Predicted 3D model of a 73-nucleotide RNA (transfer RNA) from Linnemannia exigua. The coordinates come from a structure-prediction model, not an experiment, and the mean pLDDT is 82. Rfam family: tRNA. The family's RNA type in Rfam is transfer RNA. Its family is annotated with triplet codon-amino acid adaptor activity in the Gene Ontology. NCBI's taxonomy places the organism under Eukaryota, Fungi, Mortierellomycota, Mortierellales, Linnemannia.

RNA sequence: GCUGUUGUGGUGUAGUGGUUAUCACGUGUCUCUCACUAAGACAAGGUCCCAGGUUCGAACCCUGGUAACAGCA
Numbered sequence: 001g002c003u004g005u006u007g008u009g010g011u012g013u014a015g016u017g018g019u020u021a022u023c024a025c026g027u028g029u030c031u032c033u034c035a036c037u038a039a040g041a042c043a044a045g046g047u048c049c050c051a052g053g054u055u056c057g058a059a060c061c062c063u064g065g066u067a068a069c070a071g072c073a
Stems, first nucleotide, its partner, number of pairs: 001072007010025003018056001027043005049065005
C1' cells in the first nucleotide's frame, strides 16, 4: 500500500428498512435479614464509531473516513 471482517448503555450481546433499540451481567433504591449474601420489585444509563448520500422512513442500504483484528504485498 491492497483486501476482508468487526465497531450497538460500564462489560458482553440481539436486532437483514417501519411500534418506545433486546437480553444478561454490573450500578442505584426498596422489600427480606441482627447483618451480609442470595432471592424478589422498581429505576437510571444508548441520540447504534464519524461525515455525507439513497429513501416517505436508516443501527440496517451506498460512498468516504477512522479504530481494532486477520490475510496479501